This is a predicted structure of a 72-nucleotide RNA (transfer RNA) from an uncultured Thermomicrobiales bacterium.
It matches the Rfam family "tRNA". The family's RNA type in Rfam is transfer RNA.

[in-house]
RNA sequence: GGGCCUGUAGCUCAGUGGCAGAGCACGGGGCUCAUAACCCCAGGGUCGCAGGUUCGAACCCUGCCGGGCCCA
Numbered sequence: 001g002g003g004c005c006u007g008u009a010g011c012u013c014a015g016u017g018g019c020a021g022a023g024c025a026c027g028g029g030g031c032u033c034a035u036a037a038c039c040c041c042a043g044g045g046u047c048g049c050a051g052g053u054u055c056g057a058a059c060c061c062u063g064c065c066g067g068g069c070c071c072a
Base pairs, nucleotide, nucleotide: 001071002070003069004068005067006066007065010024011023012022013021018055027041028040029039030038048064049063050062051061052060
C1' cells in the first nucleotide's frame, strides 16, 4: 500500500428498514446472626464521526477515524 471483518450501556453481546435490548457488573431493598448465593426494584446510550438515500436508518450507500485478520 491492497483486500476482508469489526465499532451498540462500565464489560460481553443481540437487534440487518418501523418503540434501542439481554446477561453480567454498579446502586437500593428483601432473605440471613453475618457474608455469599438467591429474589425484587431502579439508574445507565451522541448505536465510532460526518454526510447521503428513505415517509422512516443501529440496520442501506459514501468518506474519515479506531481495532483485528490476510496478502504484498